[in-house]
RNA sequence: GGAGGCAUAGCUCAGUGGUAGAGUGCUUGCUUAGCAUGCAUGAGGUUCUGGGUUCAAUCCCUAGCACCUCCA
Numbered sequence: 001g002g003a004g005g006c007a008u009a010g011c012u013c014a015g016u017g018g019u020a021g022a023g024u025g026c027u028u029g030c031u032u033a034g035c036a037u038g039c040a041u042g043a044g045g046u047u048c049u050g051g052g053u054u055c056a057a058u059c060c061c062u063a064g065c066a067c068c069u070c071c072a
Stems, first nucleotide, its partner, number of pairs: 001071005010024004018055001026042001028040003048064005
């Protein structure tokens, strides 16, 4: 320099146009003499950034940044 991939909750990951979820972690409560386990509950999101298409974009198009792989 070229090709491809990836970016979503603190962490690991789903979600394929109609306004976002799981596991784990955290808060609170129950359970226990207490701890752990278990059960319930709640909070937590600029969906990497800018632009475009659309009535509507995490999703489609485009440019950029970071990271990963391959080729040279």